[in-house]
Context: one part of a larger RNA
RNA sequence: CUGGGCGUAAAGCGCGCGUAGGCGGCUUGGUCAGUGAGAUGUGAAAGCCCCGGGCUCAACCUGGGAAUUGCAUUUCAUACUGCCAAGCUAGAGUAUGGGAGAGGGCUGUGGAAUUCCACGUGUAGCGGUGAAAUGCGUAGAUAUGUGGAGGAACAUCAGUGGCGAAGGCGGCAGCCUGGCCCAAUACUGGACGCUGAGGUGCGAAAGCGUGGGGAGCAAACAGGAUUAGAUACCCUGGUAGUCCACGCCGUAAACGAUGUCUACUAGCCGUUGGGGGACUUGAUCCCUUAGUGGCGCAGCUAACGCACUAAGUAGACCGCCUGGGGAGUACGGUCGCAAGAUUAAAACUC
Numbered sequence: 001c002u003g004g005g006c007g008u009a010a011a012g013c014g015c016g017c018g019u020a021g022g023c024g025g026c027u028u029g030g031u032c033a034g035u036g037a038g039a040u041g042u043g044a045a046a047g048c049c050c051c052g053g054g055c056u057c058a059a060c061c062u063g064g065g066a067a068u069u070g071c072a073u074u075u076c077a078u079a080c081u082g083c084c085a086a087g088c089u090a091g092a093g094u095a096u097g098g099g100a101g102a103g104g105g106c107u108g109u110g111g112a113a114u115u116c117c118a119c120g121u122g123u124a125g126c127g128g129u130g131a132a133a134u135g136c137g138u139a140g141a142u143a144u145g146u147g148g149a150g151g152a153a154c155a156u157c158a159g160u161g162g163c164g165a166a167g168g169c170g171g172c173a174g175c176c177u178g179g180c181c182c183a184a185u186a187c188u189g190g191a192c193g194c195u196g197a198g199g200u201g202c203g204a205a206a207g208c209g210u211g212g213g214g215a216g217c218a219a220a221c222a223g224g225a226u227u228a229g230a231u232a233c234c235c236u237g238g239u240a241g242u243c244c245a246c247g248c249c250g251u252a253a254a255c256g257a258u259g260u261c262u263a264c265u266a267g268c269c270g271u272u273g274g275g276g277g278a279c280u281u282g283a284u285c286c287c288u289u290a291g292u293g294g295c296g297c298a299g300c301u302a303a304c305g306c307a308c309u310a311a312g313u314a315g316a317c318c319g320c321c322u323g324g325g326g327a328g329u330a331c332g333g334u335c336g337c338a339a340g341a342u343u344a345a346a347a348c349u350c
Stems, first nucleotide, its partner, number of pairs: 003322004007304002012318001014202004021195003025088007033081002035077008049065006091192001096183004103177007110154001115149007125136002162169002207248006216242002221237004259317006267295012279282001299306002323350003332343004
């Protein structure tokens, strides 16, 4: 390479958009490029294979055939694929009317709590732990009342609830804005579709740059304990950081460890959004559609398990794997302010 694979054994890019490419619905006609069949030419000889012949046999030599699965020209066929033309509506999309939502951005605003400050009441403790101590407190703490400042996060509602491509999103209000679902049609146009190497955008936390902010928490650090030691676990403090704006970084057990799209394949129970129906109008029942969960058949699986949200049955396209260590390392390239990221070996060894 061929092949076999990718939930947990090695293996699905963190997630979108999208270029090239690959693949692509139904009908009719044309063409005959692919495709199929025939003919002709060519496909050197030797060798291989088959049938014979010659050295006493064999090796060896030799005659004939076959093969040379190919290429070119030409004739025919036209189902399928391609191309051209015309058409269709089941895919895709648009419009109308409704609907749910922590989807995103900006601005404003609310209450509870922590901390701090001022004043009042009040007096000897408070705090902390397994037990303590460091720490705070007669310069009046803790507790309690009133007022004020400031930052961050939004209890209850809250839910195997909702929304988002993923990361993720939760007080309330306004403005701007993306997507989704349902119904009946209807409409218009008529395959406009799927996937997607490169590319491009988004991308938790931590980290970085500049400027703000800083209540609580808290790497580092300091002290107190514990201990044989204790550079920890526990305690008292505490700086970066956590927050905001702008710009970087581009990683993660970025997980459903399960790529995207389409079609098909028993049931049962729950739940969210929409639509329809029934009657006994209810804490009711039934049907349907889009999600989201629990069981479970066939089938699949090494087993565990999956099972209409597939890991079943198939198709299209992309990514990835190929024994362990060395190593996601070195070197080189690209990117980055840096940290580092990405691409990615070999010797050697088992």
This is a predicted structure of a 350-nucleotide part of an RNA (small-subunit ribosomal RNA, central domain) from an uncultured prokaryote. The coordinates come from a structure-prediction model, not an experiment, and the mean pLDDT is 88. It matches the Rfam family "Bacterial small subunit ribosomal RNA". Its Rfam clan is "SSU clan".